[in-house]
RNA sequence: UGAGUCCGCCGGACGGCCGCGGCGGUGCCCUCGGGUGCCGUCGAGGAAAGUCCGGACUCCACAGGGAAAGAGUGCUGGGUAACGCCCAGGCGGGGAGACCCGACGGAAAGUGCCACAGAGAACAGACCGCCUAAGUCGCAUUAGCGGACGGUAAGGGUGAAACGGUGGUGUAAGAGACCACCAGCACUGCAGGAGACUGCGGUGGCUAGGCAAACCCCACUCGGAGCAAGGUCAAGCAGGAGCAGGGUGUCCCGCCCGUUGUGCUCCAGGUAGACCGCAUGAGGCCGGUGGCAACACAGGUCCCAGAUAGAUGGUCGUCGCGGCUCGCCGCACAGAAUCCGGCUUACAGGCGGACUCACACC
Numbered sequence: 001u002g003a004g005u006c007c008g009c010c011g012g013a014c015g016g017c018c019g020c021g022g023c024g025g026u027g028c029c030c031u032c033g034g035g036u037g038c039c040g041u042c043g044a045g046g047a048a049a050g051u052c053c054g055g056a057c058u059c060c061a062c063a064g065g066g067a068a069a070g071a072g073u074g075c076u077g078g079g080u081a082a083c084g085c086c087c088a089g090g091c092g093g094g095g096a097g098a099c100c101c102g103a104c105g106g107a108a109a110g111u112g113c114c115a116c117a118g119a120g121a122a123c124a125g126a127c128c129g130c131c132u133a134a135g136u137c138g139c140a141u142u143a144g145c146g147g148a149c150g151g152u153a154a155g156g157g158u159g160a161a162a163c164g165g166u167g168g169u170g171u172a173a174g175a176g177a178c179c180a181c182c183a184g185c186a187c188u189g190c191a192g193g194a195g196a197c198u199g200c201g202g203u204g205g206c207u208a209g210g211c212a213a214a215c216c217c218c219a220c221u222c223g224g225a226g227c228a229a230g231g232u233c234a235a236g237c238a239g240g241a242g243c244a245g246g247g248u249g250u251c252c253c254g255c256c257c258g259u260u261g262u263g264c265u266c267c268a269g270g271u272a273g274a275c276c277g278c279a280u281g282a283g284g285c286c287g288g289u290g291g292c293a294a295c296a297c298a299g300g301u302c303c304c305a306g307a308u309a310g311a312u313g314g315u316c317g318u319c320g321c322g323g324c325u326c327g328c329c330g331c332a333c334a335g336a337a338u339c340c341g342g343c344u345u346a347c348a349g350g351c352g353g354a355c356u357c358a359c360a361c362c
Base pairs, nucleotide, nucleotide: 001358002357003356004355005354006353007352008351009350010349012319013318014317015316016315017314018313020043021042022041023040024039025038026037027036028035029034030033045333049344050343052342053341054340055339056338057226058225059224060223070222071221072220073219074218075089076088077087078086079085090104091102092101093100094099105217106216110215111214112211113210114209127156128155129152130151131150137146138145139144164182165181166180167179168178169177183207185204186203187202188201189200190199191198192197230276231275232274233273239267240266241265242264243263244262245257246256247255248254283302284301285300286299288297289296290295320331321330322329323328324327
């Protein structure tokens, strides 16, 4: 200088004016519950998103325990409130390397599947090839010649995969049929490690295909629904109980109307509506201590949206960046809805740190 790997972070900045939502203070107005003004203060994100996991919280179910069914998880150790997340490590795979990827228990419990090609795809299989010793068949008949109906899985071919590999013995040709070495498997000894696992041996039989994000088996975990959870107050209409009939009239009688009606009081459930839940929290920041790390601990400091059809906007100026038609335009992805920890997905542009490889120079 070029190419790359990993980790962390920002994601337009500042100011003026006007406006919107919350909170605190304060003034005014009225029908006493609100309206309105002023001052102060706060007002989207790293993903607020997908709603895929895990929790807090709430209600329902449940004496306690177990089983079945169903769902999920699946190397080891640690972290955490918890997790399918994170950190460290082991093993396998990829890369020249920094580094990356892995549902990574069981296929010698059982069932099932293995496309296409191929003769044959799982207690194998004679398509080509190889062999003719014995037996058999044909010819010759003295040993011979020929064939497959016979033998053969060493070689070729098909395939992701053809039932250990290489070499030798052996044989008609061959074959773990036998032997040596190697790989792998089962059992086992010693050593290292907290463990996953690793290293070095011993014995055995010669060999066991793949797929469990197919059924299944093993181990472990899991009750259900969700803030439209749930709770408080409570118009109107309808319901229940009690009391009084109402009008005319000064009053009584009378008359008229009503007695399934009207008025008053009370009650229960509860709709609209209002309020709580609902903003101090597994909280942010700072430096410190412990730990390889994830993270934990103690101290200091800060208060940081809370609407309900949903506020978080508009405009002007300066600067930054990017375009072009050069004085205008634009500012990535995207926007809270009970809250928190993760994962995944989207994202213009930019910053910082650690490391690898190639080339050049000293």
A computed fold for a 362-nucleotide RNA from an Acidimicrobiia bacterium, annotated as Bacterial RNase P class A. The prediction has a mean pLDDT of 79. A source record names the gene rnpB. RNAcentral holds the sequence, with entries from ENA.